[in-house]
Context: one part of a larger RNA
RNA sequence: CGCAGGAGAUUUGCGGGGACCCGACACUAGUACGAGAGGACCGUGUUGGACAGACCUCCGGUGUUCCGGUUGUACCGCCAGGUGCACCGCCGGGUAGCCGCGUCUGGCAAGGAUAAGUGCUGAAAGCAUCUAAGCACGAAGCCCCCCCCAAGAUAAGAUCUCCAUAUAAGGGUCGUUGCAGACUACGACGUCGAUAGGCCGCAGGUGUAAAGACGGUAACGUCAAAGCCGAGCGGUACUAAUCACCC
Repeated sequence: CGCAGGAGAUUUGCGGGGACCCGACACUAGUACGAGAGGACCGUGUUGGACAGACCUCCGGUGUUCCGGUUGUACCGCCAGGUGCACCGCCGGGUAGCCGCGUCUGGCAAGGAUAAGUGCUGAAAGCAUCUAAGCACGAAGCCCCCCCCAAGAUAAGAUCUCCAUAUAAGGGUCGUUGCAGACUACGACGUCGAUAGGCCGCAGGUGUAAAGACGGUAACGUCAAAGCCGAGCGGUACUAAUCACCC
């Protein structure tokens, strides 16, 4: 831009893509079969491997924006307490998010047409013959079935609701932003407001702050589950989403 008004929502599926894998064990049954040794078809159940998808409750990884321990040095006048630098200085942990080594799920079954093959009926050719007419079976393969995309399927489909039939419905710019994202796009919100930040509470992490008091000769212990804290959950208009313009 189109789909001959506009907007929102729900869809059909032409067509396309993906998936399609392989074991072990048990029962049937020590049955059929076989002199025995051995040992099934068919059917059913259980449990794995690899692969694939989704997710983060558990386990584990990362987590240079969180907490703690600690070395050297410089600085904050000194003590105490801190900060910078040294690979995040080194080390011990670690929320969210993102992940796998984690968790869950998948391949099934059924149907249709067939291949090799197996047949029925049956002539040419009084017989015979699965084939010449006709008919029936028969694969992990084909078409469906399962999952995803999908009406630019220009053959532009369908349904529901709303608004306008003449200057409205609606859209955009702009701002606060997101689990959305390279940009764009997409989603949420813009005071008739919880969109982000701040603040409050909670969860969660670290592991018991400084100062002081008490005990101890002291190291240290107790008051103290302390103090600090990123992304999480819930709340709260304190801050910023002003005003406005364009189609």
Large-subunit ribosomal RNA, domain VI from Muribaculaceae bacterium Isolate-002 (NCI), 247 nucleotides, folded computationally. Its Rfam family is "Bacterial large subunit ribosomal RNA". Its family is annotated with structural constituent of ribosome and ribosome in the Gene Ontology.